[in-house]
RNA sequence: CCAGUGCAACAGGCAACCGCUGAGCUUGCUCAGAGGAAAGUCCGGUCUCCAUAGGGCAGCGUGCCGGUUAACCACCGGGGGGGCUCGCUCAAAGCGGGUUUUACGGAAAGUGCCACAGAAAAUAUACCGCCGUGGCUUCGGUUGCGGUAAGGGUGAAAUGGUGCGGUAAAAGCGCACCGCGCUUCAUGUAAAUGAAGUGGCAGGGCAAACCCCACGUGGAGCAAGACCAAAUAGGGGAGGAGGAGCGGCCCGCUCCGUUAAACUUCCGGGUAGGUUGCAUGAGCUGUUCAGUAAUGAACAGCCUAGAUGAAUGGUUGCCACCAGGUCUUUCGGGAUCUGGCACAAAAACCGGCUUAUCGUUGCUCUGGCGUA
Numbered sequence: 001c002c003a004g005u006g007c008a009a010c011a012g013g014c015a016a017c018c019g020c021u022g023a024g025c026u027u028g029c030u031c032a033g034a035g036g037a038a039a040g041u042c043c044g045g046u047c048u049c050c051a052u053a054g055g056g057c058a059g060c061g062u063g064c065c066g067g068u069u070a071a072c073c074a075c076c077g078g079g080g081g082g083g084c085u086c087g088c089u090c091a092a093a094g095c096g097g098g099u100u101u102u103a104c105g106g107a108a109a110g111u112g113c114c115a116c117a118g119a120a121a122a123u124a125u126a127c128c129g130c131c132g133u134g135g136c137u138u139c140g141g142u143u144g145c146g147g148u149a150a151g152g153g154u155g156a157a158a159u160g161g162u163g164c165g166g167u168a169a170a171a172g173c174g175c176a177c178c179g180c181g182c183u184u185c186a187u188g189u190a191a192a193u194g195a196a197g198u199g200g201c202a203g204g205g206c207a208a209a210c211c212c213c214a215c216g217u218g219g220a221g222c223a224a225g226a227c228c229a230a231a232u233a234g235g236g237g238a239g240g241a242g243g244a245g246c247g248g249c250c251c252g253c254u255c256c257g258u259u260a261a262a263c264u265u266c267c268g269g270g271u272a273g274g275u276u277g278c279a280u281g282a283g284c285u286g287u288u289c290a291g292u293a294a295u296g297a298a299c300a301g302c303c304u305a306g307a308u309g310a311a312u313g314g315u316u317g318c319c320a321c322c323a324g325g326u327c328u329u330u331c332g333g334g335a336u337c338u339g340g341c342a343c344a345a346a347a348a349c350c351g352g353c354u355u356a357u358c359g360u361u362g363c364u365c366u367g368g369c370g371u372a
Stems, first nucleotide, its partner, number of pairs: 001368004006363005012319007020033006035343001039354002042352005047221004059217005064078005079104001080102009105212002110210002112206003127152002129148008160178006179201001180199008225276004235267005242256005283302008321340008
């Protein structure tokens, strides 16, 4: 210098015109108007209604330790394990450093599973071998019984590892070191770590298989819930012998009714529709302090979307950024043309997680090339 990984920040700007939603008033003006994820709806809460004596079972969730938080399967710090890498070392082992990752209680309660290969995948067992011994033999071997698991072979995984002793050959059979279990002590809030002693070592792995243990856990969700309330058709109460029409009045005529039933009036529930819940909140910004950090405290300032077929937009111009082309250059660059400028958009609210994202900038790391 180029390319890439990860993390963080930004998420184009200004002006004119035409619109949309909300609020205010002087009624035609002013002010305000999406996001880092508003998304997925995976986890936790606020809020609301329903249920609920107390206890238990089932179901579901969580699972090393400590802390943070309103809460959490979230976050922070630590411990243990794994991977990569560097240093010490001739090398290995080991020790130390860096980086990264980890659902990390129990496999000695019980059940179950472990493909293929292999003798055997777990009450053990023996294919090739090794050793002892008997038979046969063409003297090359072959076979029966017994011992063994050192070596070979299979596998992702084979019953502690290395070495010495020991033995017919072997084997924790004995010993040393390492590993493992148990006990004690020390350090640490703890997980755990270290030291000493002790046990020859029993028991392969899987619980993101059932299961066991410990702890937690009622359900539905703003279409929750509350309020106002039309027409029509039902319901209830009271009055009721009349009521309605024929253009104003009288007569007359027609229709409905005279059993509670027509008609008049009142009440109540629900629907459409409307209002609310619903924008001052675990709120935002800044400074200081406490803490390794997550985070917390104090002080000061600020008010910042509320739509409901669902507003927050469109057009034009200039500038910024990116890519390509052309012209020019005093190689630093300049001029001009064309194209592009993401992912995606609130719907009661908040804290996390996950996923999507053009381009620019900063930091970390990896690879390549060049120069000194």
Description
Bacterial RNase P class A from an Acidobacteriota bacterium, 372 nucleotides, folded computationally. Rfam family: Bacterial RNase P class A. It is annotated as a ribozyme.